Source information:
Predicted 3D model of a 63-nucleotide RNA (Fluoride riboswitch aptamer (crcB RNA motif)) from a Phycisphaeraceae bacterium. The coordinates come from a structure-prediction model, not an experiment, and the mean pLDDT is 80. The organism belongs to Phycisphaeraceae, within Bacteria. Its Rfam family is "Fluoride riboswitch aptamer (crcB RNA motif)". Gene Ontology terms of the family: positive regulation of gene expression and response to fluoride.

RNA sequence: GCUCCAGCAGGCGAUGGAGUCCGCCUUGAACCGGUCGGGCGACCUGAUGACUCCUACCGAACC
Numbered sequence: 001g002c003u004c005c006a007g008c009a010g011g012c013g014a015u016g017g018a019g020u021c022c023g024c025c026u027u028g029a030a031c032c033g034g035u036c037g038g039g040c041g042a043c044c045u046g047a048u049g050a051c052u053c054c055u056a057c058c059g060a061a062c063c
Base pairs, nucleotide, nucleotide: 009026010025011024012023013022016054017053018052019051020050021049033044034043035042036041
């Protein structure tokens, strides 16, 4: 220096924050949405990986 395994810890799961749980990755990593199209490109959904709460945004009703 390279490869493999284990432990601790860390990072990540398409737009913000917190808690819990789940999953993934070990730094040349995990991750970086969907549909149509050969491609340029066009169009569309969601603040969650899931649940709860807060914030922002959208729609409706009432005062």